RNA sequence: UCAUUCAUGGACAAACCCCGUCGUAUAAUCUUGGGAAUAUGGCUCAAAAGUCUCUACAAAGCUGCCGCAAAUAGCUUUGCUACGAGGGGGAGAAGGAUAUGU
Numbered sequence: 001u002c003a004u005u006c007a008u009g010g011a012c013a014a015a016c017c018c019c020g021u022c023g024u025a026u027a028a029u030c031u032u033g034g035g036a037a038u039a040u041g042g043c044u045c046a047a048a049a050g051u052c053u054c055u056a057c058a059a060a061g062c063u064g065c066c067g068c069a070a071a072u073a074g075c076u077u078u079g080c081u082a083c084g085a086g087g088g089g090g091a092g093a094a095g096g097a098u099a100u101g102u
Stems, first nucleotide, its partner, number of pairs: 006101003012095001016090004021085005026056001029049001031047005041066002050057001058078007
């Protein structure tokens, strides 16, 4: 120096978990029915539709409109959930590089 036995050691690394980002779905939308309020009011309950989709389908505010009746219109801001992609962190199965000793 090379090969090899045994031992030590464990770079790397799948599942999985956590936190952002982005994309898709859905417009936190819409329809119907019962009940309720009335300019200091404009709400509530239920069912359905909408998504290759589980869940959710609300909150707050602003501007109108309705002259007391039974009906609301427009706008702004704020999410959750499902799936996918990628980033960061953790984890570390089977295995196992460099290395060390014999």